Transfer RNA from a Clostridia bacterium, 73 nucleotides, folded computationally.
RNA sequence: GGGGGUGUAGCUCAGAUGGGAGAGCGAUUGCUUCGCAUGUAAUAGGCCAGGGGUUCGAAUCCCCUCAUCUCCA
Numbered sequence: 001g002g003g004g005g006u007g008u009a010g011c012u013c014a015g016a017u018g019g020g021a022g023a024g025c026g027a028u029u030g031c032u033u034c035g036c037a038u039g040u041a042a043u044a045g046g047c048c049a050g051g052g053g054u055u056c057g058a059a060u061c062c063c064c065u066c067a068u069c070u071c072c073a
Stems, first nucleotide, its partner, number of pairs: 001072007010025004019056001027043005049065005
C1' cells in the first nucleotide's frame, strides 16, 4: 500500500427481508433480614464509532473517515 471482518447500555452480545432500540450480567432504590448474602419488584443508563447521501422513514442500503483484528505484499 491492497483485500476482508468488527465497532449497539459500565461489560458480554442480540437485533433475516429498512418502520417498537433490546437481553444477560453489573449499578441504584424499595421489600425481605437484627445485619449481610440470597431472593424479589422497580428505576436509571444509548446522538447504534464519526460525517455525508438515498428514502416518507436508516443500527440496517451506498460513499468517505477513524479505531481495532486478520490476510496478502
About this RNA: The coordinates come from a structure-prediction model, not an experiment, and the mean pLDDT is 81.